[in-house]
Molecule: Bacterial RNase P class A
Organism: Thermodesulfobacteriota bacterium
């Protein structure tokens, strides 16, 4: 320096101007419940607020005991409220490493499935080869009505050593054996199970003795096993409650007229009985609550390897609801470009200074809070493999 690998913290500041939205405080107005204007203080998005994919709290149904079905998990210990998360580790893939990554139980229960290619894809297969018989032909030899040897073609058998096919061909070498061959027999080596010793809490590691001689992958294919799961959500749900049309109660009335409208009041006049009053109860608008102090947050101690627990000190900073959190300006920090000047190294190249231009992602809270997942800018540290490049 290149190329990687792991993790950490940031998500600009300050000031002034001119908005928004809730609170608190004074004035003024309409009018006493409360709302409208002003003026003043004081608060106002994230690392992911996102997707809403798990797991909780809260809330209501409701009582969930058993079966079934459905659906989700799956090495081992440990964290936690809980988790399909986290931390530590085992094993096994991946990389020279640093490091990553695994839905990692069960294929010696059962069933299905293995593309193409090949004879054959799972208690098999015979395509060419090999070997044995056996019929025909041909050629030779001989002791010649026969016998035998080689050969080529048919046939019938036997063979998983050799070829080929495939990602896979039912151990692997070597000796035995055999017509020819084969774990068919034997050693050694690999694999598996069963007992078993040591290390470990434990997955599992290392070692021994035996056993059958050997079992292919697929379970994000049925499926078997062993855990675990009630729905539904803050539009939960609680309360206070208008006009207005429904319900229930009582009351007053029907030409001797309840009650209304013309009016400030009386007459008078007109409507006027399925009528009028009043009081109860449900519910809709509307409003309150829930609503943010919480399995919080920093710091510092102590146990832990860690994840995390505990103790001590301090902190608390939207709560909105057709839904606010923004714009402008100036001065700095940051980062990229170009000059220029300095300074460091053998270089490659870094570093610090002026000046000038540019540039700042993703992305917007909606009951809360653990987690994953994706989106997305620069910036620091640490570690690892190549390297001496002018």
């Nucleotide at each position: 320096g290149g190329a990687g690998c792991a993790g950490g913290a940031c998500a600009g500041a300050u000031a002034g101007c001119c908005g928004c939205u809730g609170c608190c405080g004074c004035a003024u107005c309409a009018c006493u419940u409360u709302g409208g204007u002003g003026c003043g203080g004081g608060g106002g998005a994230g690392g992911a607020a996102a997707g809403u994919c798990c797991g909780g709290g809260c809330u209501c149904c409701g009582a969930a005991g058993g079966a079934c079905a459905g659906g989700g998990c799956g090495c081992u210990g440990g964290g936690u409220a809980a988790c399909u998360c986290c931390c530590a580790g085992u094993c096994c893939u991946g990389g020279c490493a640093a490091c990553a990554g695994g839905a990692a139980g069960g294929a010696a229960a059962g069933u299905g499935c293995c593309a193409c290619a090949g004879a054959a894809a799972g208690g098999a297969a015979a395509c060419c080869g090999c070997c044995u018989c056996u019929a025909u032909c041909g050629a030779c030899u001989c002791a010649u009505g026969g016998a035998g040897u080689c050969g080529a073609u048919g046939g019938a058998g036997g063979u998983a050593a050799g070829g080929g096919u495939g990602a896979a061909a039912g151990g692997g070498u070597g000796a035995g054996g055999u017509a020819a061959g084969a774990g068919c027999u034997c050693a050694c080596c690999a694999g598996u199970g069963u007992c078993u010793c040591u290390g470990g809490u434990a997955a599992c590691a290392g070692g021994g003795a035996c056993a059958g001689c050997u079992a292919g992958g697929u379970a994000a294919a049925c499926c078997c096993c062993g855990c675990c799961c009630g729905g539904a959500g803050c539009a939960a749900g609680a309360c206070c409650a208008a006009a207005u049309a429904g319900g229930g109660a009582g009351g007053c009335g029907a030409u001797u007229g309840a009650g209304g409208g013309c009016u400030g009041u009386c007459c008078g006049u007109c409507c006027g009985a399925u009528g009028c009053c009043u009081c109860c109860g449900g519910g809709u608008a509307g409003g309150u609550c829930g609503c943010u102090u919480g399995a919080c947050c920093c710091u510092g101690a102590u146990g832990g390897u860690a994840a995390c627990a505990u103790c001590a000190g301090g902190g608390c900073u939207a709560g909105a609801u057709g839904a606010a959190u923004g714009g402008c300006u100036a001065u700095u920090g940051c980062c990229c470009c170009a000059c220029c000047g300095g300074g460091g190294g053998u270089g490659a190249c870094c570093c610090c200074g002026u000046u000038g231009g540019g540039g700042a992602a993703c992305a917007g809270a909606a009951c809360c809070c653990g987690g994953c997942u994706u989106a997305c800018g620069g910036c620091c540290u640490g570690c690892u493999c190549c390297a001496a490049c002018a």